This is a predicted structure of a 115-nucleotide RNA (SAM riboswitch aptamer (S box leader)) from a soil metagenome. The RNAcentral record of the sequence draws on MGnify. The model forms 97% of the base pairs in the Rfam consensus. Its mean pLDDT, the model's own confidence on a scale to 100, is 77.
RNA sequence: AUCAAGAGGGGUGGAGGGAUUGGCCCGAUGAAACCCCGCCAACCACCUGACAGCGCCGUGCGCGGUCAGGAAAGGUGGCAACUCCAACAGGCAACCACAUACAUGCCUGGGAGAU
Numbered sequence: 001a002u003c004a005a006g007a008g009g010g011g012u013g014g015a016g017g018g019a020u021u022g023g024c025c026c027g028a029u030g031a032a033a034c035c036c037c038g039c040c041a042a043c044c045a046c047c048u049g050a051c052a053g054c055g056c057c058g059u060g061c062g063c064g065g066u067c068a069g070g071a072a073a074g075g076u077g078g079c080a081a082c083u084c085c086a087a088c089a090g091g092c093a094a095c096c097a098c099a100u101a102c103a104u105g106c107c108u109g110g111g112a113g114a115u
Stems, first nucleotide, its partner, number of pairs: 001115003008037005016026003020087004038079003043075002046070006053063004083112001088109006
């Protein structure tokens, strides 16, 4: 910085998995894990251009930076559900009502997590 998009078959295996807690789901029509092949994205690296900077007896080359675009051969990551939802704070709505709180729905920010 991004997280509402995208992308699965086979083999081995044999009961767990979705980070944690709660919920809600997935799983013997086969979980985790490992292997093979495939796919997705475009973070790194790569290519092109623009911009400004620095260097160079030097006017176009080099270096690193930012932005935009490209490609998918390499590295990383991913291929149920919005990061599955919530967690902390605030706002709005509806409900109830003398009034409030809890619980409910939506929104904003934060936290945690992932890359």